[in-house]
Molecule: FMN riboswitch aptamer (RFN element)
Organism: bovine gut metagenome
């Protein structure tokens, strides 16, 4: 310093003029760290708000048992959480986004 990579998920049924938004079951889980693997333990990104910019500012959710030297991370088990804009109320449709990042790997 080039280059490439770099977020997943609504199936089935019920209301209903209309709903992958409402209800009942279902489903998904970015990076990089932590004596051992983490959506919920600590950071970052994204997102949002402010700013002409440099940047600044905000940012969700876990408990109980069990093994162990060590595990809020594994194992059981019961639970929580998920930006904006659009539409019948959206983590899963569409859209800003063929973007843009934390960060991996090569060279």
């Nucleotide at each position: 310093u080039c280059u490439u990579c770099g977020g997943g998920g609504c199936g089935a049924g019920g209301u209903g003029c209309a709903a992958u938004u409402c209800c009942u079951c279902a489903c998904c889980g970015g990076c990089a760290g932590u004596g051992a693997a983490a959506g919920c333990c600590u950071g970052c990104g994204a997102g949002c708000c402010u700013g002409u910019u440099u940047a600044g500012g905000u940012u969700g959710a876990u408990u109980u048992g069990g093994u162990g030297a060590a595990a809020u991370u594994c194992c059981a088990a019961a639970g929580c959480c998920g930006a904006c804009g659009g539409u019948a109320c959206a983590g899963u449709c569409c859209g800003g986004a063929u973007g843009g990042a934390a960060g991996a790997a090569g060279a």